[in-house]
Context: one part of a larger RNA
RNA sequence: GACGAACGCUGGCGGCGUGCUUAACACAUGCAAGUCGAACGAGGUCCAUCCUUCGGGAGAAGACCUAGUGGCGAACGGGUGCGUAACACGUGAGGAACUUGUCCCGGUCUCUGGGAUAACAGUUGGAAACGACUGCUAAUACCGGAUGACGUCAGAGCGUCGCAUGGCGCGCUGACGAAAGGGUUACCGGAUCGGGAGAGCCUCGCGGCCUAUCAGCUUGUUGGUGGGGUAACGGCCUACCAAGGCAUCUACGGGUAGCUGGUCUGAGAGGAUGAUCAGCCACACUGGGACUGAGACACGGCCCAGACUCCUACGGGAGGCAGCAGUGGGGAAUCUUGCGCAAUGGGCGAAAGCCUGACGCAGCAACGCCGCGUGCGGGAAGAAGGCUCUCGGGUUGUAAACCGCUUUCAGAAGGAACGAAACUGACGGUACUUUCAGAAGAAGGUGCGGCCAACUACGUGCCAGCAGCCGCGGUGACACGUAGGCACCAAGCGUUGUCC
Numbered sequence: 001g002a003c004g005a006a007c008g009c010u011g012g013c014g015g016c017g018u019g020c021u022u023a024a025c026a027c028a029u030g031c032a033a034g035u036c037g038a039a040c041g042a043g044g045u046c047c048a049u050c051c052u053u054c055g056g057g058a059g060a061a062g063a064c065c066u067a068g069u070g071g072c073g074a075a076c077g078g079g080u081g082c083g084u085a086a087c088a089c090g091u092g093a094g095g096a097a098c099u100u101g102u103c104c105c106g107g108u109c110u111c112u113g114g115g116a117u118a119a120c121a122g123u124u125g126g127a128a129a130c131g132a133c134u135g136c137u138a139a140u141a142c143c144g145g146a147u148g149a150c151g152u153c154a155g156a157g158c159g160u161c162g163c164a165u166g167g168c169g170c171g172c173u174g175a176c177g178a179a180a181g182g183g184u185u186a187c188c189g190g191a192u193c194g195g196g197a198g199a200g201c202c203u204c205g206c207g208g209c210c211u212a213u214c215a216g217c218u219u220g221u222u223g224g225u226g227g228g229g230u231a232a233c234g235g236c237c238u239a240c241c242a243a244g245g246c247a248u249c250u251a252c253g254g255g256u257a258g259c260u261g262g263u264c265u266g267a268g269a270g271g272a273u274g275a276u277c278a279g280c281c282a283c284a285c286u287g288g289g290a291c292u293g294a295g296a297c298a299c300g301g302c303c304c305a306g307a308c309u310c311c312u313a314c315g316g317g318a319g320g321c322a323g324c325a326g327u328g329g330g331g332a333a334u335c336u337u338g339c340g341c342a343a344u345g346g347g348c349g350a351a352a353g354c355c356u357g358a359c360g361c362a363g364c365a366a367c368g369c370c371g372c373g374u375g376c377g378g379g380a381a382g383a384a385g386g387c388u389c390u391c392g393g394g395u396u397g398u399a400a401a402c403c404g405c406u407u408u409c410a411g412a413a414g415g416a417a418c419g420a421a422a423c424u425g426a427c428g429g430u431a432c433u434u435u436c437a438g439a440a441g442a443a444g445g446u447g448c449g450g451c452c453a454a455c456u457a458c459g460u461g462c463c464a465g466c467a468g469c470c471g472c473g474g475u476g477a478c479a480c481g482u483a484g485g486c487a488c489c490a491a492g493c494g495u496u497g498u499c500c
Base pairs, nucleotide, nucleotide: 001499002498003497005496006495007494008493009492012372013371014370015369016368017367018365019364020330025328026327027326029325030324031323034072035071036070039069040068042066043065044064045063046062049058050057051056079283080282081281089207090206091205092204093203094202095201098200099199100198103196104195105194106193107192108191109190110189111145112144113143114142120135121134122133123132124131125130150177151176152175153174154173155172157170158169159168160167161166181188182187209255210254211253216246217245218244221243222242223241224240225239226238227237228236258280259279260278261277262273263272264271265270285306286305287304288303289302308319309318310317311316336362338361339360340359344358345356346355347354348353375405376404377403378402385396386395387394388393409441411436412435413434414433415432419427444489445488446487447486448485449470450469451468455484456483457482458481459480465472466471
C1' cells in the first nucleotide's frame, strides 16, 4: 500500500459497488421452463333459436377454457469449484480424418396409399403412487409405394492438383434414398441438395505448482494385421502376431490446486493471488449406465445400486436448493421467505400474447471507494468553570456567552421527469426543482519514552499493569491508571489476520 475481511469503540446524509472465504453439511415452504387451437381429435362454458309436463332439455356459426396426441424449447439462461497437474486452460497451428436443429443465400420437389393409438366410453385392481382389459377416433404422429434435381455406395475411365496416406472436378453404368399439411388466401410450413454464418468434435508445438526422505515405470502396455465401433482419426474395443514404449531434459509415485483475461504490490524485473465482471473447463445427494435428440450421458429427465429423509392400509411408494429467497448447523464472519416483466435478453407462437427468482429495481449491512455536512463573520490583554502554579501568573481560549449572517444535507409543503416510436414505468410521487422554518437534528477514535507528530499533575510502588521492537513499573514513572492539555486521522478510528 491492498482486502469479499473480522473484532473493539463510535456513527449524520448521498452516489456507485460488494456481501457464506467455513460444512460440494442437511433442508420446511413458495417460486425458478414453458409455449403453440394458424398440426389433431375430443370434452366443457357462453350463445341466436327450437322444444317444454314450465322443473328443464336440445343447441348452428362464433368466442373462451381444459387435459390428451403432436411440434419446438427444456443441452440456453442461473449455481458451485468437489474432482482435475490433464490438450483441463492459455496461445499458435492442423483436420486431405469430422458433425451441425434453428438462421441466411441458391437449386429442385411437395405424387399416391395404409394400419394403428392416446384422449373418450365401459369394466376393473390398488391405501396411495399408479395401473389392467374391452371398444371407438384424428393428425404436420407412424408405416408402405412412385419419382429423383441431387446425394451415398460400388465399378471401369478421363482431367487436374498436392502434404505421405491422397484430394478435387467431369461425364457413364448399377443399387439404394424424400416429403405434410395449415390458413383470416397476406402467407406459414414439409422434403432433398449445395454454399455461408455461428457452434461443436479431434490432433499437435509451446507455456504456467511443490516433492528424489518417490528412481525406475508399463501388459492394451508399444507397434502391426484382420474385424468391430464412431460424425470422424485412433488400442477407442476385440482376436492374432511381434517385443516393444517411457524415464535425471525427472518417467512413475506422493502432496496441493479449477485455468485464463485480470487483481494486489513493485520504478521495473519480479512476487503473491484468481472474490465481484468476462472466456473456457468440471460437477449437480454418492457411484454407475444408457435413452431421446441437431446437440446431453442431461441441476429442477429416465434406469440401477447406496446412504439419508418422508408417506403407508406393511403389500408398496415419494424426494434431491452447488437456481432465487429462506431454515437449522458449522463459523470470527457474510443480506429480504420483497416488487416487476416497464427496460435489456431468452423460449414458444403468424400474431395478440404467455412464461422468464435471467434481468431491471427496491430492502438490509460504514463491508469498500468517492462526495457532502455537523456552520460562517465579528467578539476580551481574555468571563465563569477545569487543569496547573514559584500564588505573581499560565493554559483551555475567540473557544464560549453576546451581535450579525447563511440554510448545503436532513425536515415540512407544492410541482414533477428521462428511461418508451406507439399501447405500456416495477423503480416512484423517486431523482430533480420551487417555497418555508430554524444554528437549528448531525463527532468520534487512537496516540503523546525512542523509532514517531504530540507533556504536565495526581494515584500506584517490580504491585496493578503496559508492550510492535528497544524496553517501562522496586516512592519524585513524560512508558502503568486517571485528569487536564496536546498530536494525528475523521463518519470513522484503532486492533487482528493475509499478500507485496